[in-house]
RNA sequence: CUGGAUAUAGCUCAGACGGUAGAGCAACAGCCUGAUACGCUGUCGGUCGCGGGUUCGAAUCCCGCUCUCCAAU
Numbered sequence: 001c002u003g004g005a006u007a008u009a010g011c012u013c014a015g016a017c018g019g020u021a022g023a024g025c026a027a028c029a030g031c032c033u034g035a036u037a038c039g040c041u042g043u044c045g046g047u048c049g050c051g052g053g054u055u056c057g058a059a060u061c062c063c064g065c066u067c068u069c070c071a072a073u
Stems, first nucleotide, its partner, number of pairs: 002071004007066001010025004019056001027043005049065005
C1' cells in the first nucleotide's frame, strides 16, 4: 500500500427488513443477617468511534477519515 473484519453503558455483548437504545456483570441504595457473603428488589450509567450525505425518520443505508484485529504483497 491492497483486501476483509471490528468500533453501542465502567467491562463483555445483543439490537433480521430504517420507526421510543437493551441484557448480563460491575457500581450505588434498600430488604435479608449479630456482621459479612449469597439471594431478592430498585436505581444510576449511552453525542451508538469521528465528519458529511440520503430519508418524515439512521446504531442500522451511502461516502470520507480514524482505532484495533486478520490475510496477501